This is a predicted structure of a 328-nucleotide part of an RNA (large-subunit ribosomal RNA, domain IV) from Oricola nitratireducens. Rfam family: Bacterial large subunit ribosomal RNA. Its family is annotated with structural constituent of ribosome and ribosome in the Gene Ontology. The source organism's lineage runs through Bacteria, Pseudomonadati, Alphaproteobacteria, Ahrensiaceae and Oricola.
Context: one part of a larger RNA
RNA sequence: CUAUGUUGAAGGAACUCGGCAAAUUGCACGCGUAACUUCGGAAGAAGCGUGACCCUUUUGCGGGCAACCGUAUGAGGGUGGCACAGACCAGGGGGUAGCGACUGUUUACCAAAAACACAGGGCUCUGCGAAGCCGCAAGGCGACGUAUAGGGUCUGACGCCUGCCCGGUGCCGGAAGGUUAAGAGGAGAUGUGCAAGCAUUGAAUUGAAGCCCCGGUAAACGGCGGCCGUAACUAUAACGGUCCUAAGGUAGCGAAAUUCCUUGUCGGGUAAGUUCCGACCUGCACGAAUGGCGUAACGACUUCCCCGCUGUCUCCAACAUAGACUCA
Numbered sequence: 001c002u003a004u005g006u007u008g009a010a011g012g013a014a015c016u017c018g019g020c021a022a023a024u025u026g027c028a029c030g031c032g033u034a035a036c037u038u039c040g041g042a043a044g045a046a047g048c049g050u051g052a053c054c055c056u057u058u059u060g061c062g063g064g065c066a067a068c069c070g071u072a073u074g075a076g077g078g079u080g081g082c083a084c085a086g087a088c089c090a091g092g093g094g095g096u097a098g099c100g101a102c103u104g105u106u107u108a109c110c111a112a113a114a115a116c117a118c119a120g121g122g123c124u125c126u127g128c129g130a131a132g133c134c135g136c137a138a139g140g141c142g143a144c145g146u147a148u149a150g151g152g153u154c155u156g157a158c159g160c161c162u163g164c165c166c167g168g169u170g171c172c173g174g175a176a177g178g179u180u181a182a183g184a185g186g187a188g189a190u191g192u193g194c195a196a197g198c199a200u201u202g203a204a205u206u207g208a209a210g211c212c213c214c215g216g217u218a219a220a221c222g223g224c225g226g227c228c229g230u231a232a233c234u235a236u237a238a239c240g241g242u243c244c245u246a247a248g249g250u251a252g253c254g255a256a257a258u259u260c261c262u263u264g265u266c267g268g269g270u271a272a273g274u275u276c277c278g279a280c281c282u283g284c285a286c287g288a289a290u291g292g293c294g295u296a297a298c299g300a301c302u303u304c305c306c307c308g309c310u311g312u313c314u315c316c317a318a319c320a321u322a323g324a325c326u327c328a
Stems, first nucleotide, its partner, number of pairs: 001323008010314002014312001019309001027051005036041001038157001052079006059072005080084001092307004097302002099299002104116002120155007132141003158294004163224003168221002170217005177212003183206002188201005225243005252286001253283001264280005
């Protein structure tokens, strides 16, 4: 000096990206326990007290004929220690916000999460030799199932809800019409031949799906405007004009896991706060199952604050063990 431990004056997070690490707490019994809540919870919430041993005694249970023994329990009095759940073992706690409802699952060996799954919800396909999938096929799974079933896809408990647009793309429907291949058809034309013929070419007409066309459909893929003016202070604009669109973003939320300008502005917390919480709305570039907004419970998730606690720190020290190192 390093590793692993133990202890530490005063202070107690001043450390640091961050209380990382360590410390605190820890058991049993009694008392006591908030907001909120889906009435189950939250909850071991929080917080407070007691605990050893000796004597006397209450009550119960088991054994015994009984004396008594064992065990559990209540009351009173006393004794000793720094310390009585005396070692070991053995929750730190509270508040706030975000995300995900929850228990689960995951990158075997740098990621455990807000990712995946999930119950629940929707759309869609499938009538059974089902759809879908595997296989060249036979055959098999689906399923010894039968639409309260099975497949695909999106969303993701629960509560309140889920607006407008079908112009584009997709899908579904449409006995008309247009276009459209091979095929059918054969007016004609050409070559050759004396001719019959043979050969080549070939207009009209006919001719499916598809496409065009006409409709439907957004919990299908997706999309959801601009400029100008206007009220008797000012400011703002309920109101008006105009252009464009398939339709111009509704409810709710909003500097947000989304806000560039930005450390926005105001309020709270601090002596001091780019973070945090509550508001405002000027949303660069939220927004409704690529779900919107809430939400008790839950979380080795993330943010901020507080109490307790501490060598994290001010500021380091000593000791133990094992190394390193020096000498032999």